Description:
Bacterial large signal recognition particle RNA from a Solirubrobacteraceae bacterium, 269 nucleotides, folded computationally. Its mean pLDDT, the model's own confidence on a scale to 100, is 76. The model forms 86% of the base pairs in the Rfam consensus. The gene name in the source record is ffs. It matches the Rfam family "Bacterial large signal recognition particle RNA". Rfam links the family to the GO terms signal recognition particle, plasma membrane targeting and SRP-dependent cotranslational protein targeting to membrane, signal sequence recognition. The sequence is in RNAcentral, with records from ENA.
[in-house]
RNA sequence: CCGUGCUAGGCGGGGUGCUAGCGGUGCCCUGUACCCGCAAUCCGCUCUAGCGGGGCUGAAUUCCCCUCCGAGGGGCACAGGCCCCAGGGUCAGCGCCCUGUCUCGUGGCGUUGAUGGUUCGGUCCCGCAGCGGUGAAGGCCCGUGAACCAGGUCAGGUCCGGAAGGAAGCAGCCUUAAGCGGUCACCUCCAGGCGUUGCGGGGACGCCGGGCCGGAGCAGCGAGACGGCGGCAGCGCCCCGGGUACCGGCUUCGAAGAAGGGUGCACGG
Numbered sequence: 001c002c003g004u005g006c007u008a009g010g011c012g013g014g015g016u017g018c019u020a021g022c023g024g025u026g027c028c029c030u031g032u033a034c035c036c037g038c039a040a041u042c043c044g045c046u047c048u049a050g051c052g053g054g055g056c057u058g059a060a061u062u063c064c065c066c067u068c069c070g071a072g073g074g075g076c077a078c079a080g081g082c083c084c085c086a087g088g089g090u091c092a093g094c095g096c097c098c099u100g101u102c103u104c105g106u107g108g109c110g111u112u113g114a115u116g117g118u119u120c121g122g123u124c125c126c127g128c129a130g131c132g133g134u135g136a137a138g139g140c141c142c143g144u145g146a147a148c149c150a151g152g153u154c155a156g157g158u159c160c161g162g163a164a165g166g167a168a169g170c171a172g173c174c175u176u177a178a179g180c181g182g183u184c185a186c187c188u189c190c191a192g193g194c195g196u197u198g199c200g201g202g203g204a205c206g207c208c209g210g211g212c213c214g215g216a217g218c219a220g221c222g223a224g225a226c227g228g229c230g231g232c233a234g235c236g237c238c239c240c241g242g243g244u245a246c247c248g249g250c251u252u253c254g255a256a257g258a259a260g261g262g263u264g265c266a267c268g269g
Stems, first nucleotide, its partner, number of pairs: 001269006009057003012030005020046005034054005063262003067258002072253005078248001080246001081244004087239003091236001093235002095232003098228009108218002116213008124202009134191002137188003141182004150175004158167003
């Protein structure tokens, strides 16, 4: 080196989930790769890996190791995107509101006197008084109202009396006291974040009215432009927080593929 017969090994692997952990059944990726039985209220194991039975292949294209590449999965939440709740900032945006100036338009007021100036009074506050009103209480008025201890009349009955007659008196009826209820027309008295008038004092310079001076403007509405160390916080923006895992990023496992290396025994020639 060749031939024959064997043996270790191989006849799929990986991610995820489950689990104390491992493998399998589940789901997914890879892509072709013996058969049967078992298994999510799981099945089999206990340290390198499904367990049980059968079959094929076999030292290399096929088994083992390392490297590269890399389908796919998991994790983080770093930048971006998207979403959400509540809060804060209040700008250089949008919106709304307020406000100033100017311009234009419009209809008014004004020589029967505008804006302005001056003066008097009112409006405001305090005190006092009058009147009114309101409310409370009392009176007046009405109703009711006493087993006996209020009044009148007192049937019956009782008492005194020889009798005539007399006495006290319950119920009933009538009346009334206190009390209770009503009325609010009238009367008295009291009260006040009531109104009004008068008198006295004060205050303010805004508004209203009058007088005087003076002699031509005045205020409103609409639109536009420009503004305000104006306002609001609905949107946008900025800050803080949470979520998602869409595109990136980091990390981890990693099929298939490529390259390199490694691994027997017996007999015969």